Large-subunit ribosomal RNA, domain III from Faecalitalea cylindroides, 386 nucleotides, folded computationally. The RNAcentral record of the full RNA draws on ENA and SILVA. Its Rfam family is "Bacterial large subunit ribosomal RNA". A reference for the family is Yusupov et al. (2001), "Crystal structure of the ribosome at 5.5 A resolution", Science. Its family is annotated with ribosome and structural constituent of ribosome in the Gene Ontology.

Context: one part of a larger RNA
RNA sequence: GAGUAGCGAGAUGUAGGUGAGAAUCCUACACACCGAAAGCCCAAGGAUUCCAGGGGAAGGUUCGUCCGCCCUGGGUAAGUCGGGACCUAACGCGAGGCCGAAAGGCGUAGUGGAUGGAAAGCAGGCGGAGAUUCCUGCACCCGUAUGUGGAGCGAUGGAGUGACGGAGACGGCUAAUGUGACCCUCUUAACGGAUUGAGGGCGAAGCGGGGUAGCGGUCGACCAGGCAAAUCCGGUCGGCAAAACGCGAAGACGUGACAGGGAAGCGAACGCUUUGGCAAGUAGCGAAGCACAUGAGGCCGGCUUCCAAGAAAAGCUUCUGGCAAUGCACAUGCGGCCCGUACCAAAACCGACACAGGUGGGCAGGUAGAGGAUACCAAGGUGAGC
Numbered sequence: 001g002a003g004u005a006g007c008g009a010g011a012u013g014u015a016g017g018u019g020a021g022a023a024u025c026c027u028a029c030a031c032a033c034c035g036a037a038a039g040c041c042c043a044a045g046g047a048u049u050c051c052a053g054g055g056g057a058a059g060g061u062u063c064g065u066c067c068g069c070c071c072u073g074g075g076u077a078a079g080u081c082g083g084g085a086c087c088u089a090a091c092g093c094g095a096g097g098c099c100g101a102a103a104g105g106c107g108u109a110g111u112g113g114a115u116g117g118a119a120a121g122c123a124g125g126c127g128g129a130g131a132u133u134c135c136u137g138c139a140c141c142c143g144u145a146u147g148u149g150g151a152g153c154g155a156u157g158g159a160g161u162g163a164c165g166g167a168g169a170c171g172g173c174u175a176a177u178g179u180g181a182c183c184c185u186c187u188u189a190a191c192g193g194a195u196u197g198a199g200g201g202c203g204a205a206g207c208g209g210g211g212u213a214g215c216g217g218u219c220g221a222c223c224a225g226g227c228a229a230a231u232c233c234g235g236u237c238g239g240c241a242a243a244a245c246g247c248g249a250a251g252a253c254g255u256g257a258c259a260g261g262g263a264a265g266c267g268a269a270c271g272c273u274u275u276g277g278c279a280a281g282u283a284g285c286g287a288a289g290c291a292c293a294u295g296a297g298g299c300c301g302g303c304u305u306c307c308a309a310g311a312a313a314a315g316c317u318u319c320u321g322g323c324a325a326u327g328c329a330c331a332u333g334c335g336g337c338c339c340g341u342a343c344c345a346a347a348a349c350c351g352a353c354a355c356a357g358g359u360g361g362g363c364a365g366g367u368a369g370a371g372g373a374u375a376c377c378a379a380g381g382u383g384a385g386c
Base pairs, nucleotide, nucleotide: 012030013029014028015027016026017025031383032382033381034380039363040362041361042360045344046343049342050074051073052072053071054070055069059067060066079140080139081340082339083338084337086117087116091112092111093110097106098105099104121138122137123136124135125134141336142335143334144333145332146331147330148329149328152323153322157319158318159317160316161315165306166305167304168303170301171300172299173298176294177293178292179291180290182201183200184199185198186197202260206255207254208253214247215246216245217240218239219238220237221236222235223234225233226232265285266284271278272277307310349358350357365377366376367375368374
């Protein structure tokens, strides 16, 4: 220079409290803002920022009794969620091998590798901070032992399945929502009732029976194919049949469940205490749960159409090679490893900053509307650090 520029998009007000000190911290009320977000849940990334008690030098563009700051202590619990002990893709590595003065390069078998496949848990409760992890209730999977029953079992090999595109229309459902003269509670009501007004009117996984849509023909004989074999797959022929039979989606129904959850209302105590109160509106007690309509972008089923013609392996099913009680069902008991799990999703990530920027997925209420546009609202969140 200069007490100058600036203090980084936005609405605050009042009362009370705390305190040495308050526009800025806490509480209440009013008002305002977002509401396909400025709400909720996750992936990446961060790495204790989470919670409690305390602090007031620095950080915080002012202040500060406050904080993502400082100090002390605490907090993340899994057979089933995600990953590994399973599988493979691009791609990487690569026994032997090939190439190369060396270093090294390539690559077979194989092996690593999710963003994909496979795969058994739901509902509720509790806290200052964890929960599909703890607890309660009801389940399921794998292994193992014993008992009972009854049966051939069965590949690293064969076959099937797994197994797949875009667009579009349709059918069956569910979630969700709306309405209600029906049900419940409170209110109207200082007592009874009529009436009025307000609010609410749930309930999983699993298991079960029937079997809808839909899908599949079925039985027998033979065989040069599937690198051996096969009763499997495939092929040929024949009988029956257009039905029978078998399988059976989502969902519904029953059960699960006299569980649980559920508002108003009623409502303690221990203990502490400045005797006001706090504890605490906590523990405990405590209702109905129906009908109709709309109806998905979610689930299931097949259909049409287009050209650029839309993974693999494990798993599962079946067949034998092989093997010889090893296998299966039911009941009961026992066992079930490693890693992640707090918190943030923007003031906690990427941008040197508490930065008007950037950041993948899921959820998707009401009125109006074609709509996830837009406007106003709900749940929930916020009033942006002068």

The organism belongs to Faecalitalea, within Bacteria.